The prediction has a mean pLDDT of 76. Bacterial RNase P class A from an Intrasporangiaceae bacterium, 393 nucleotides, folded computationally. Taxonomically the source falls in Intrasporangiaceae (Bacteria, Actinomycetota, Actinomycetes, Micrococcales). It was read from a public genome assembly, where an Rfam model found it. Rfam family: Bacterial RNase P class A. Rfam classes the family as a ribozyme.
RNA sequence: UGAGUCGGUCAGGCGGUCGCGUCAGCACCUCGGUGCUGCCGAGGAACGUCCGGGCUCCGAAGGGCAAGGUGGUGGCCAACAGCCACCCGGGGCGACCCGCGGGACAGUGCCACAGAGAACAGACCGCCUCGUAUGCCGUUCCCUCGGGAACGGCGCGCGGGGCAAGGGUGAAACGGUGGUGUAAGAGACCACCAGCGACCUGGGCGACCAGGCCGGCUAGGUAAACCCCACCCGGAGCAAACUCAGACAGUGUGCGUUCGAGGGCGGCCCGUCCGAGCACACGGGUAGAGCGCUGGAGGCGGCCGGCAACGGCCGUCCUAGAUGGAUGACCGUCACCACGUCACCGGCAACGGCGGCGCGGGACAGAACCCGGCGUAUCGACCGACUCAUCCA
Repeated sequence: UGAGUCGGUCAGGCGGUCGCGUCAGCACCUCGGUGCUGCCGAGGAACGUCCGGGCUCCGAAGGGCAAGGUGGUGGCCAACAGCCACCCGGGGCGACCCGCGGGACAGUGCCACAGAGAACAGACCGCCUCGUAUGCCGUUCCCUCGGGAACGGCGCGCGGGGCAAGGGUGAAACGGUGGUGUAAGAGACCACCAGCGACCUGGGCGACCAGGCCGGCUAGGUAAACCCCACCCGGAGCAAACUCAGACAGUGUGCGUUCGAGGGCGGCCCGUCCGAGCACACGGGUAGAGCGCUGGAGGCGGCCGGCAACGGCCGUCCUAGAUGGAUGACCGUCACCACGUCACCGGCAACGGCGGCGCGGGACAGAACCCGGCGUAUCGACCGACUCAUCCA
C1' cells in the first nucleotide's frame, strides 16, 4: 500500500417561528374546559411477537398417561430455544466462519429420475463352461478321385449352468490395493491400509483424545418420517386483577288502593292536602371512571474473583406514561457524505492531498404493564484488535 476477519460507538449540532402531550402554578369559568408560564417528553432496534421470566387471577395431596418443548460436554443466568469456554464434523493459505450435533446392530416406513438391481441386492453388456446347429482351417483314415468320416482349433447363432473381476446407471451399487487360488471368479484365503465392535493402559470434571491388543471380514442414507431414550413443562393474560359505580326495557318478591302504601308543607310529632302505586332484588358489579403505571434481575465508572459468559463490593447517575393514542413541521447556519467544476501542492504518469463554488442527500422505524434474549430493517460516519499478500529500511 492492497485485500480481508472479528468486535464496538454514533444515529447530526446550534438558533428562530409555529404546533402537540402529561404534570405543576396562576387566571377565567357555563364546573367542564380554556388561556398563560414553567419542567419533562421514543429506539438501537421502541419493530416482529419467535422464546424465557417478573407481576395478576384461577386451579393444584401425590403419582401416572396424553399433548408440547429441549437435545455434544462443562459452566453462566431469575429463566430460556440465550450467552461463554471446550469437544467433534465441515469450509478457508490465514485471522476466522458454519453445524436443525442423542439413537438408524429395538421395530416400522421411505429412497424421485436413471439403472439389470436401491436393502434378506442384482445380472444389461461382459467373463467361463456344457449341449446343439452351421461355416472355415489343420491332421489322420476311407474312396467310385467329385468327395466323405473322426479328432482338434477358430468364428457365429440358439439353449442350459457358473461368476460378480471389468464396463455402464446413479447422490448412493454391500470396503481399498497387491497376491494366492480358479474353467472364469469371489474376503474363498493371505498381507497391508481404511472403517466397525469388545477389552486394556494413559490423559481430561466431561464431551473426547492418544496408544496397544483381539474379533468377525464390512456394516448405505433418512429421526424438521413414525418411533425409542433422557430431561423440562398446570391454565389464562394489563382487554390480567382490584376500587368506585349508573340508566332504560323487562322479571321476581313484599306492602298497599276508605283497615290509605307513598308523597308535598314542616326540624319532628299532631295536623292538613294530594293520592294508586311504592320499596327491594335480579338486570349488573355491565357501560363509564379510577387504579394497576413505571426505579429496575437498571445504566456508567473503579477495584476484586474468573480464560470468558458472569459474579461480589464501593461510588455515582436517573423525570415518556399517552388511551384515538403526544414527542412534529418550516427556515437559517455549521459539520458530514456523493456528484460536477475550478485553482494550488506532490508525482514521469496513473493518482493522491488540500481549498473555493454549484447542486443534491441524511436511513430504518416509532413507546402502550415491565424486563432478559433471538430474529429482521437501517442513509452513512468513526474507533479498536487481528490475518494474508507485496514493497522499503